[in-house]
Context: one part of a larger RNA
RNA sequence: CGUAGGAAAUCUGAGGGGAGCUGUCCCUAGUACGAGAGGACCGGGACGGACAGACCUCUGGUGCACCAGUUGUUCCGCCAGGAGCACAGCUGGGUAGCCAAGUCUGGAAGGGAUAAGCGCUGAAGGCAUCUAAGCGCGAAGCCCACCUCAAGAUAAGAUUUCCCACCGUCAAGGGUAAGGCUCCAGAUAGACUAUCUGGUUGAUAGGUCGCAGGUGUAAGGGCAGUAAUGUCCUAAGCUUAGCGAUACUAAUAGGCCGAGGG
Numbered sequence: 001c002g003u004a005g006g007a008a009a010u011c012u013g014a015g016g017g018g019a020g021c022u023g024u025c026c027c028u029a030g031u032a033c034g035a036g037a038g039g040a041c042c043g044g045g046a047c048g049g050a051c052a053g054a055c056c057u058c059u060g061g062u063g064c065a066c067c068a069g070u071u072g073u074u075c076c077g078c079c080a081g082g083a084g085c086a087c088a089g090c091u092g093g094g095u096a097g098c099c100a101a102g103u104c105u106g107g108a109a110g111g112g113a114u115a116a117g118c119g120c121u122g123a124a125g126g127c128a129u130c131u132a133a134g135c136g137c138g139a140a141g142c143c144c145a146c147c148u149c150a151a152g153a154u155a156a157g158a159u160u161u162c163c164c165a166c167c168g169u170c171a172a173g174g175g176u177a178a179g180g181c182u183c184c185a186g187a188u189a190g191a192c193u194a195u196c197u198g199g200u201u202g203a204u205a206g207g208u209c210g211c212a213g214g215u216g217u218a219a220g221g222g223c224a225g226u227a228a229u230g231u232c233c234u235a236a237g238c239u240u241a242g243c244g245a246u247a248c249u250a251a252u253a254g255g256c257c258g259a260g261g262g
Stems, first nucleotide, its partner, number of pairs: 001152001005163007015149004021049007033038001051106005059100004066093005071086006110144003117137004166174002179257004183199005204250003207246005213239003220233005
């Protein structure tokens, strides 16, 4: 820009894309078969491998500053307690998120038309013949079915709902409606954009409070000990991204676009 009014939702599916794998064991059955050795078709079940998708309950990884320990040094006047720097100084753990080695799921079943092949009926050609007319069975393959995209499918589809017929020389244009954009707080989204959640008739983010989870018993003081240290107050203190509550702070106020053709 188009889809012959302007919008908001929900669909249909022309047509694309993806997936499609396979092993071992058990039963049938030591049956059919076979002198024996051996050993099935058909059918049913169990457990796997690789691959793929989703997810984070579990097992773990990461987790650049969540907690603790600790070395050297500088500083906060000193002690104590801290801060900076040294690869995040080093070390031990670790929430959310992300992730796999973790968890769950998938390939199927079924239908249609077929290939090789196997047939029925059957002439040409009194027989025979699956083929010439006609009919059937038959693959991990083909078309459906499964997952997914999809009306720019210009043949531009459908359904539901909302706004309705303003001013103008009825022309250009203008003001509006439904609705949308801008702007702002953000995240289940993200390079930007887009998408999504909200914008005071409000829990969108921050703060605060509570909880969960993490770390592992803070500072200070008492007691014991000459002291290092231990112990009690104390499963303390601190705590990022998690869950909830709460308008304290910030989403204020506003601006713009936007409807009648043949």